[in-house]
RNA sequence: AAGAAAGUGACAGAGGGGUGAUGUGUCUGACUUGAAAUCAGGUGACGGGGGUUCAAUUCCCUCCUUUCUCG
Repeated sequence: AAGAAAGUGACAGAGGGGUGAUGUGUCUGACUUGAAAUCAGGUGACGGGGGUUCAAUUCCCUCCUUUCUCG
C1' cells in the first nucleotide's frame, strides 16, 4: 500500500427507520448525632459533513480518530 471492525451522557454499555434502555457518577430530599449504606426524585448523549426518506443513532457516500490482520 491493502483488508476488516468500532465511534452513543462524565464513564461503562444496549438499541440497527418513528417514543435512545440500564448501571456507575453527579445534584436534591428522606433516614442518621454525623457519615456510609438504603430509598425517592432530578440531571444529562448518537464523531464531523453531505445524501435518501414524511421521518436517520439506524440506510448510503466521504472525512477524522482508534483498534486488528497482512505486508

Predicted 3D model of a 71-nucleotide RNA (transfer RNA) from Limnonectes fragilis. The coordinates come from a structure-prediction model, not an experiment, and the mean pLDDT is 83. Rfam family: tRNA. It is annotated as a transfer RNA. NCBI's taxonomy places the organism under Eukaryota, Deuterostomia, Teleostomi, Batrachia, Limnonectes kuhlii species complex.